[in-house]
RNA sequence: CCUCAGGUAGAACAAUGGUAGUUCAGCUCACUGUUAAUGAGAAGGUUGCUGGUUCGAAUCCAGCCUUGAGGG
Numbered sequence: 001c002c003u004c005a006g007g008u009a010g011a012a013c014a015a016u017g018g019u020a021g022u023u024c025a026g027c028u029c030a031c032u033g034u035u036a037a038u039g040a041g042a043a044g045g046u047u048g049c050u051g052g053u054u055c056g057a058a059u060c061c062a063g064c065c066u067u068g069a070g071g072g
Base pairs, nucleotide, nucleotide: 001071002070003069004068005067006066007065010024011023012022013021018055027041028040029039030038048064049063050062051061052060
């Protein structure tokens, strides 16, 4: 320098154009003599950034940033 794959909640990942979800962690409550375990509930997101397409974009397109793999 070239090619490919990824970036979404604190962590690991879903959602292939139509309300952004799951598990774990953390928080509150119940249970218990206490903790743990278990059960219930609530919270937590400018979807890496900036533009474009579209009635509508995490999703499609362009550029940039960043991580990884391959090639020179």
Transfer RNA from a Lachnospiraceae bacterium, 72 nucleotides, folded computationally. NCBI's taxonomy places the organism under Bacteria, Bacillati, Clostridia, Lachnospirales, Lachnospiraceae. The sequence is in RNAcentral, with records from ENA. It matches the Rfam family "tRNA". The coordinates come from a structure-prediction model, not an experiment, and the mean pLDDT is 83.